This is a predicted structure of a 74-nucleotide RNA (transfer RNA) from a Candidatus Magasanikiibacteriota bacterium. Rfam family: tRNA. From the family's description: Transfer RNA (tRNA) molecules are approximately 80 nucleotides in length. It is annotated as a transfer RNA.
């Protein structure tokens, strides 16, 4: 050049056959607890779902482009 795959919170992911409210752990923050920290428990805080188009009544999901990583093969 070609071709496969991945992209979703601050990290590491999960999302089934597109459906009305996007989730899990960790980790951050405020309470409890402790002489104090750690552990534990309780609650919230964080997401324009890598960008742009299109399908559709409706896209995190299907399509097409275009970035960015990884791997093949040349």
């Nucleotide at each position: 050049g070609g071709g496969u795959c991945u992209a979703u919170a601050g990290c590491u992911c999960a999302g089934c056959u597109g459906g009305u409210u996007a989730g899990a752990g960790c980790g951050c923050g405020u309470c409890g607890u402790u002489g104090a920290c750690a552990u534990c428990g309780a609650c919230g805080a964080g997401g324009u779902c890598g960008a742009c188009c299109g399908u559709u009544c409706a896209a995190g999901u299907c399509g097409g482009u275009c970035u960015a990583g990884a791997c093949c093969c040349a």